[in-house]
A computed fold for a 268-nucleotide RNA from Conexibacter stalactiti, annotated as Bacterial large signal recognition particle RNA.
A source record names the gene ffs.
RNAcentral holds the sequence, with entries from ENA.
Its mean pLDDT, the model's own confidence on a scale to 100, is 79.
Lineage of the source: Bacteria > Bacillati > Solirubrobacterales > Conexibacteraceae > Conexibacter.
RNA sequence: CCGUGCUAGGCGGGGAGGUAGCGGUGCCCUGCAUCUGCAAUCCGCUCUAGCAGAGCUGAAUUCCCUUUCGAGGGACGCAGGCUCUCGGGGUCAGCGCGUCGCUCGGUGGCGUCGAUGGCCAGGUCCCGCGCGAUGUCGACCCGUGAACCAGGUCAGGUCCGGAAGGAAGCAGCCUUAAACGGUCACCGGCAUGCGUUGCGGGAGCGCCUGACCGGAGUCAUCCGACGGCGUCAGCGCCCGAGAACCCGUCUCGACGGAGGGUGCACGG
Numbered sequence: 001c002c003g004u005g006c007u008a009g010g011c012g013g014g015g016a017g018g019u020a021g022c023g024g025u026g027c028c029c030u031g032c033a034u035c036u037g038c039a040a041u042c043c044g045c046u047c048u049a050g051c052a053g054a055g056c057u058g059a060a061u062u063c064c065c066u067u068u069c070g071a072g073g074g075a076c077g078c079a080g081g082c083u084c085u086c087g088g089g090g091u092c093a094g095c096g097c098g099u100c101g102c103u104c105g106g107u108g109g110c111g112u113c114g115a116u117g118g119c120c121a122g123g124u125c126c127c128g129c130g131c132g133a134u135g136u137c138g139a140c141c142c143g144u145g146a147a148c149c150a151g152g153u154c155a156g157g158u159c160c161g162g163a164a165g166g167a168a169g170c171a172g173c174c175u176u177a178a179a180c181g182g183u184c185a186c187c188g189g190c191a192u193g194c195g196u197u198g199c200g201g202g203a204g205c206g207c208c209u210g211a212c213c214g215g216a217g218u219c220a221u222c223c224g225a226c227g228g229c230g231u232c233a234g235c236g237c238c239c240g241a242g243a244a245c246c247c248g249u250c251u252c253g254a255c256g257g258a259g260g261g262u263g264c265a266c267g268g
Stems, first nucleotide, its partner, number of pairs: 001268006009057003012030004020046005034054005063261006072252006080246002083243007092236001094235002096231006103225004107220004117213002120210005125202005130196003133192006141182004150175004158167003
C1' cells in the first nucleotide's frame, strides 16, 4: 500500500416551547437519512442524559473535531423606518359643510325718457254706519175652510094675526173669521264668519299708484374672494393601543464548502 473479516461509531439536524436540567411525542424550518412499542391530564432519563427491541452500514465522499457560508427561528429597539387597523379628541388657527356680513370683485337688471334719498296724497289693513246680497218671518195675492155658540139670502116647515102681512130661523147656496196649503216679483221686519263706485273713524311707512324736491347711482346673493360664528370624527392633524414588512443589535443555527484526526485481526 492492497484484500478479507470485525469493532467503535453512524442510520438526520436545528428552532421555539415545555423541563431543575437532558431527550422524545406534538408545532415550525431545513432536508431525504431503517422498522416496532411508550408519550402533553405527558413518556423516559440524570451532566454518561430518551427507554426497550430488531435490522442495515461500517474505518472513510459516509465517523469525530476545527473553521467558513448563512436557509430559518427567537429576544430587544415606545428616542429606528414605512404602511395599515382599532378607539378617542372640535378650547384643531386645517379641508369639508352650514350661516351671517354697512367688505371687495365678477356677472346681470334698472337709471338724465331721472337712481338712492326726502316730502305729500290715495289704495291695500281694521271697526262702525249706509246700501246690497243671502237666509228667514210677516203682509199682499190665490185656494180650501163654520151642523149649532159668524154674516147675507133664506125653500120646506114653525110661530103671531080673522085677513093683509110680519117674526124667528134649520137645510142649501154665497161671502168670510180662526186655521191650513201655495206663490216668481213688489212691500215691511229681523239676522250676518257675505259684498262694497258710498260716508266716517282708526292703524301704519311693508307693498302698489300718482305728483313734487333733488341730481348719479342703485339693486340682485347668481358666482367668487375675505372676515365672523357654528357644525362635523368623512379627510388631514393630535393622543392612545395593536399588527405586518424593512432595518439595527444580540442569540441559536440546518444543509453546503475547506482543513485536520481516527481503531483491531489475518493474509499478500